[in-house]
């Protein structure tokens, strides 16, 4: 950097640096000198992997339940909304399904 495959409408902030952009990209809203983004520390959340038990299974393993010890990941707005197809309704529009990007995690290469 590419493929698989899970899951994305729930949850969690404070302190120190530093000093202008930041929510991926496009449009739109929004955040932001009452200090953003981004780095550090402390903490929280959450439970994807591992690690415990239980049931099935010859086994590989699946499926469930506890926990928060280890790896990961998170802690503004639903992935902040649309963006492409499609369906209903409409005056602008709007609501829904799907799909696409995208992010995370396990596994492959």
């Nucleotide at each position: 950097c590419u493929c698989u495959u899970a899951u994305c409408c729930a949850g969690a902030g404070a302190g120190g640096c530093g000093g202008a952009g930041g929510g991926a990209c496009c449009g739109g809203c929004c955040c932001u000198g009452c200090g953003a983004u981004g780095c550090c520390u402390c903490g929280a959340c959450a439970a994807c992997c591992a690690g415990u038990c239980a049931a099935c299974a010859u086994a590989a393993g699946u499926u469930g339940a506890a926990c928060a010890u280890g790896g990961u990941g998170c802690c503004a707005a639903a992935u902040c909304c649309g963006a492409c197809a499609g369906a209903a309704a409409a005056a602008a529009u709007u609501u829904c399904u799907g799909g696409g990007a995208g992010a995370u995690g396990a596994g492959a290469g």